[in-house]
RNA sequence: UCAGACGGCCGGAUGGCCGCAUUCGCGUGCCUGUCACAGGGCGGGCGGGUGAGGAAAGUCCGGGCUCCACGGAGACACGGUGCCGGAUAACGUCCGGCGGGGGCGACCCUAGGGAUCAGUGCCACAGAGAACUAACCGCCGGCCUGCCGCAAGGCGCCGCCGGCAAGGGUGAAAAGGUGCGGUAAGAGCGCACCGCGAACCCGGCAACGGGAUCGGCAUGGCAAACCCCACCGGGAGCAAGACCAAGUAGGGGCGGCAGUCCAUCGGCAACGAUGGGCGGGGCUGUGUCCGGCUCGCCGCCCGGGUCGGUCGCGCGAGGCGUCCGGUGACGGACGUCCCAGAGGAAUGGCCAUCGAACCGCUUCGGCGGGGAACAGAACCCGGCUUACAGGCCGUCUGACGCU
Numbered sequence: 001u002c003a004g005a006c007g008g009c010c011g012g013a014u015g016g017c018c019g020c021a022u023u024c025g026c027g028u029g030c031c032u033g034u035c036a037c038a039g040g041g042c043g044g045g046c047g048g049g050u051g052a053g054g055a056a057a058g059u060c061c062g063g064g065c066u067c068c069a070c071g072g073a074g075a076c077a078c079g080g081u082g083c084c085g086g087a088u089a090a091c092g093u094c095c096g097g098c099g100g101g102g103g104c105g106a107c108c109c110u111a112g113g114g115a116u117c118a119g120u121g122c123c124a125c126a127g128a129g130a131a132c133u134a135a136c137c138g139c140c141g142g143c144c145u146g147c148c149g150c151a152a153g154g155c156g157c158c159g160c161c162g163g164c165a166a167g168g169g170u171g172a173a174a175a176g177g178u179g180c181g182g183u184a185a186g187a188g189c190g191c192a193c194c195g196c197g198a199a200c201c202c203g204g205c206a207a208c209g210g211g212a213u214c215g216g217c218a219u220g221g222c223a224a225a226c227c228c229c230a231c232c233g234g235g236a237g238c239a240a241g242a243c244c245a246a247g248u249a250g251g252g253g254c255g256g257c258a259g260u261c262c263a264u265c266g267g268c269a270a271c272g273a274u275g276g277g278c279g280g281g282g283c284u285g286u287g288u289c290c291g292g293c294u295c296g297c298c299g300c301c302c303g304g305g306u307c308g309g310u311c312g313c314g315c316g317a318g319g320c321g322u323c324c325g326g327u328g329a330c331g332g333a334c335g336u337c338c339c340a341g342a343g344g345a346a347u348g349g350c351c352a353u354c355g356a357a358c359c360g361c362u363u364c365g366g367c368g369g370g371g372a373a374c375a376g377a378a379c380c381c382g383g384c385u386u387a388c389a390g391g392c393c394g395u396c397u398g399a400c401g402c403u
Stems, first nucleotide, its partner, number of pairs: 001399010012354007020051007028043005053374001057385002060383005065237004078233005083097005098112001099110004113228002119226002121222003136168002138164006145156004176194006195217001196215003200211004241311004251302007259278008280295006318337008358369004
């Protein structure tokens, strides 16, 4: 200098004017309240504070919180997780290791328990054969037979019987691999190395690694197929839930009135007054008894609850800094800070100066244009995933060049 790997951070800046949301202070208009103050509500004014993100997103996991269900524990069913150890409130997240794979390397990827010793199932197409075990071409032996040769014998086609699993071919995958020996041809048939399996020793908490011995090898793959094993899980979600509570809406209770009959009195009468009894009206079941449905007015009281309002609602597994423990995730101590919260929802607009990317020109000094990515809280927190113009910093790797 070029090409890369990993980690962290930022993601327009400054000023002026106007505006929005929320909160505090001052003063104020209206309403309410009081004997009067005090207090409460709504609105506007002035001044001060604060006001989106690394992902606020997807709503995919885990929790806090709330309500419902539930005596405790366990089992079954269902769902999830799945190498080992740790971190954490918890996790499918994170950290550190192990095994496997890729890269020259820094480093990256990986759902990675069990398919001998529980059982079932599947392996398309091609191929002879896809799991209790295979033979299409092929290689080899024998029989039969043809040819050559005086003979011994040699060569060969078809067919039949038998041996083999080397080579070819099919396939994602073909019954350990390579080599030597061996054989009619072959074959773990024998041997060496590698792989595999068994028990043993050593290291490690463990996953696992290393070593030596034995076994000729004895049954491929799929468990993100059923299943087995271990562990975890009650359900719903802030429209959770709690409180206040308007009506000329509606429910319940009590009292009175409206109705009718009788007696007495007053009056020619209509009717009125007093006292007492029955409680009413309409529709309907066949008329009665008895029953069903339905309907009044006024006053007082009670509880529920709609519109609406208040709370839940931001001091929290909180941010920042220093130190300590730990390889690390993380934990602890001390100091310091308060940092949006409302409702279909404020966080904006204009101007000035500056401005990276990018584009054009270039005499490589610059000049002109250009103008900031993805995206926006809605109960909160820890993660994951996805989107993102561009920039900065640190550590490391490879190649080349120079000293």
This is a predicted structure of a 403-nucleotide RNA (Bacterial RNase P class A) from an Alphaproteobacteria bacterium. It was read from a public genome assembly, where an Rfam model found it. The coordinates come from a structure-prediction model, not an experiment, and the mean pLDDT is 76. Rfam family: Bacterial RNase P class A. Gene Ontology terms of the family: tRNA processing, dimeric ribonuclease P complex and ribonuclease P activity.